This is a predicted structure of a 132-nucleotide RNA (SAM riboswitch aptamer (S box leader)) from an uncultured Desulfuromonadales bacterium.
Its Rfam family is "SAM riboswitch aptamer (S box leader)". Rfam describes the family as follows. The SAM riboswitch is found upstream of a number of genes which code for proteins involved in methionine or cysteine biosynthesis in Gram-positive bacteria.
The sequence was found by an Rfam model in a public genome assembly.
[in-house]
RNA sequence: UCUUUAUCCAGAGUGGUGGAGGGAAAAGGCCCUGCGAAGCCACGGCAACCGGCCGCUGACACGAUUGUUCAGCAGGCGUCUGGUGCCAAUUCCUGCCCUGCCGGCCUUAGGGUCCCGGGGGACAGAUGGAGA
Numbered sequence: 001u002c003u004u005u006a007u008c009c010a011g012a013g014u015g016g017u018g019g020a021g022g023g024a025a026a027a028g029g030c031c032c033u034g035c036g037a038a039g040c041c042a043c044g045g046c047a048a049c050c051g052g053c054c055g056c057u058g059a060c061a062c063g064a065u066u067g068u069u070c071a072g073c074a075g076g077c078g079u080c081u082g083g084u085g086c087c088a089a090u091u092c093c094u095g096c097c098c099u100g101c102c103g104g105c106c107u108u109a110g111g112g113u114c115c116c117g118g119g120g121g122a123c124a125g126a127u128g129g130a131g132a
Base pairs, nucleotide, nucleotide: 001132002131003130004129005128006127007126008125013043014042015041016040017039021032022031023030027094028093029092044087045086046085049083050082051080052077053076054075055073056072057071058070059069062067091124096121097120098119101118102117103116104115105112106111
C1' cells in the first nucleotide's frame, strides 16, 4: 500500500514546547483557536479490538475424574507493569440514493409530495483483527 472483517449517538486532559492555524478529503454549514491552533514531549486518563489470566460448556486422545490440547461463551478480571487505539462537538453536520412510516407542507378531504425535519442505506474515512 492492497484485500477482507468488526466497530464508529458511550467514555476519557493537564503541564511543557511551539507560534497560527485546526475540526481527514472538494464544496457548503457550524464550531474550536493569541484566555495560545496544528505538531512534538512528559505525565495522567478512557475503552476493552488483539493478547493474557480465571470460570463454564463441548470435543479428540491419554489417562482415570484430574491434567494436556482444541473449540465455543450476550461469562468475569484493567489491582492485567502486554500490543494498538483514543481523550471538544455522533466520524461535528450536510452532499449521493431510498423511504409518505412520523412531523411539516399542499389538498377538491379521497389523498398528494422526498421540498424541509425525522428514519434507513450507500460512498468516503477512522481504529482494531486477519491475510497478501